This is a predicted structure of a 482-nucleotide part of an RNA (small-subunit ribosomal RNA, 3' major domain) from an uncultured bacterium. It matches the Rfam family "Bacterial small subunit ribosomal RNA". Rfam links the family to the GO terms ribosome and structural constituent of ribosome. The prediction has a mean pLDDT of 81.

Context: one part of a larger RNA
RNA sequence: UGACGGGGAUCCGCACAAGCGGUGGAACAUGUGGUUUAAUUCGACACUACGCGAGGAACCUUACCUAGGCUUGACAUGCUUUUGACAUCCGUGGAAACACGGCCUUCCAAGCUUCGGUUUGGACAAUUGCACAGGUGCUGCAUGGCUGUCGUCAGCUCGUGUCGUGAGAUGUUUGGUUAAGUCCUCUAACGAGCGCAACUCCUACCAUUAGUUGCAACUAUUAAUUUAGGCACUCUAAUGGAACUGCCUGGGAAACCAGGAGGAAGGUGGGAACGACGUCAAGUCAUCAUGGUCCUUAUGCCUAGGGCUACACACGUGUUACAAUGGUCAGUACAAAGGGCUGCGAUACCGUAAGGUGGAGCUAAUCCCAUAAAGCUGAUCUAAGUUCGGAUUGAGGUCUGAAACUCGACCUCAUGAAGUUGAAAUCGCUAGUAAUCGUAUAUCAGCUAUGAUACGGUGAAUACGUUCUCGGAUCUUGUACA
Numbered sequence: 001u002g003a004c005g006g007g008g009a010u011c012c013g014c015a016c017a018a019g020c021g022g023u024g025g026a027a028c029a030u031g032u033g034g035u036u037u038a039a040u041u042c043g044a045c046a047c048u049a050c051g052c053g054a055g056g057a058a059c060c061u062u063a064c065c066u067a068g069g070c071u072u073g074a075c076a077u078g079c080u081u082u083u084g085a086c087a088u089c090c091g092u093g094g095a096a097a098c099a100c101g102g103c104c105u106u107c108c109a110a111g112c113u114u115c116g117g118u119u120u121g122g123a124c125a126a127u128u129g130c131a132c133a134g135g136u137g138c139u140g141c142a143u144g145g146c147u148g149u150c151g152u153c154a155g156c157u158c159g160u161g162u163c164g165u166g167a168g169a170u171g172u173u174u175g176g177u178u179a180a181g182u183c184c185u186c187u188a189a190c191g192a193g194c195g196c197a198a199c200u201c202c203u204a205c206c207a208u209u210a211g212u213u214g215c216a217a218c219u220a221u222u223a224a225u226u227u228a229g230g231c232a233c234u235c236u237a238a239u240g241g242a243a244c245u246g247c248c249u250g251g252g253a254a255a256c257c258a259g260g261a262g263g264a265a266g267g268u269g270g271g272a273a274c275g276a277c278g279u280c281a282a283g284u285c286a287u288c289a290u291g292g293u294c295c296u297u298a299u300g301c302c303u304a305g306g307g308c309u310a311c312a313c314a315c316g317u318g319u320u321a322c323a324a325u326g327g328u329c330a331g332u333a334c335a336a337a338g339g340g341c342u343g344c345g346a347u348a349c350c351g352u353a354a355g356g357u358g359g360a361g362c363u364a365a366u367c368c369c370a371u372a373a374a375g376c377u378g379a380u381c382u383a384a385g386u387u388c389g390g391a392u393u394g395a396g397g398u399c400u401g402a403a404a405c406u407c408g409a410c411c412u413c414a415u416g417a418a419g420u421u422g423a424a425a426u427c428g429c430u431a432g433u434a435a436u437c438g439u440a441u442a443u444c445a446g447c448u449a450u451g452a453u454a455c456g457g458u459g460a461a462u463a464c465g466u467u468c469u470c471g472g473a474u475c476u477u478g479u480a481c482a
Base pairs, nucleotide, nucleotide: 001482002481003479004478005477007476008475009474010473011472012471013470015466016465019429020428021427022426023425026320027319028318029317030316031315032314033313034311035310042053043052064306065305066304067303068302069301070300073132077131078130079129082126083125084124089102090101091100092099093098106123107122108121109120110119111118112117134295135294137293138292139291143289144288145284146283147282148280150278155194156193157192158191159190160189161170162169163168175184176183200272201271202270203269205241206240207239208238209237210236211235214231215230218229219228220227244266247260248259249258250257251256322422326381327380328379329378330377331376332375338369339368340367343362344361348357349356350355388419393414394413395412396411397410398409399408435458436457437456438455439454440453441452
């Protein structure tokens, strides 16, 4: 100087407390361990692995296994040998890859020419040989890049000066204050940098500009915003304004704090992006790049089938429930944000339905996906393993796709398991939040999505407080630690 302390002081955080809802019990989905297997490819392991890489494993993907094949190779460049083919197509064998056979059979320039060709060079393609290719083989403890975490915590440093023999100290401490090393004050320090904040984006209010595909107050019109005027309003999208402790009161040396007014918004208005010096030899050689090392008729490459989906069990994360604040049936209301040409697909018709036929419109504020659902109104069920719950299983279908056996989703009928609120323990959340309700998208032929990421609808309770638990910050103190 650090680190540590079951030392002290001060402070902060959904850290506790106060509340609300879960997990832990059930069934299923999914990931992991283990076991099994020819293979169940690989990585990730306290917080910071385990619905993670994977934003989509039937084939492909695919890296694994079995079997059949190839060896300058599926791919790149150069030199070289031979040739004018190769490929497509057809046939045979085969699971295919592939092997064999058949059909078919180049172009340009120059020279010679008996106009048939031939020689040289080049392009293209095949082929021989050689350099080499190739490796999701190993090492993340050789690395780059990227990422997680402490932590959006308020810290981490430097120059000059001063102090100290020196390591170092000071500055960065004191007293206030703040979300903040934020600011004020004191001060052997004075300044500065990386962080904080601000600048960026979304959202809340207003104005201006603009008015179609949007809007609909007014006028006329129509079965109908349907049409013609219209751009007020809503909305859209560009530019500005607005909030600064600016004003008032009180406290204070100041910084600032408490309250008030006005205001759409008040003291960082709400949210996002943004992550200092560093820590964990943290993660990734399987995104990619890359040193070294290893394989080179195989650890490379092609193909078919299988596997990654196994199943006494254990754990994590979820979904659905156990019901009456509910289930079922009928009627009825109100979103936002997305996507669409190999696409979204309306009206209509067929089917109980999944879906099918058909094809209007739309390269989209125009058309479509597309009925939002909880809600509201009415009816029924009456406390029951039930009209709760839907696992499992049987039968029949639909769709995608060469192909749904291993191993897809969906529909209909039948079946109707566990489960009556969950021990010890444990998680999330402080406001448009939790809880709850649907909608959309990426990936994608289809889907294992109950996942992920967005979007809106309805919409709470509680916080006395900092003794305790956990994590962190500053000062101080002790130390057989570095």